[in-house]
């Protein structure tokens, strides 16, 4: 050096191909509360996130572009 894939809440993950605004998916975790003799288990509110930069459009986690950082694979 090429080529692919991949970066989303404290942690896992879906949404991207096919852009649609209200409030970004689910599960865990944290906070609160039902319930229970107590704890678990259930249930219910509740916090929290698009890898940085620019661009393209009325509008970008999604599309172009570059960069940074993982991971395979050529050489």
């Nucleotide at each position: 050096g090429c080529c692919g894939g991949g970066a989303u809440g404290g942690g896992c993950u879906a949404g991207c191909c096919u852009g649609g605004u209200u409030c970004a998916u689910g599960c865990u975790a944290g906070g609160g509360g039902a319930c229970u003799g107590u704890g678990g288990a259930u249930c219910c509110c509740u916090u929290g996130a698009c890898g940085c930069g620019a661009g393209u459009u009325c509008a970008a986690a999604u599309c172009u572009c570059g960069c940074u950082c993982c991971c395979g694979g050529c050489c």
The RNA shown here (transfer RNA) has 75 nucleotides and comes from Euryarchaeota archaeon RBG_19FT_COMBO_69_17.
The RNAcentral record of the sequence draws on ENA.
It matches the Rfam family "tRNA".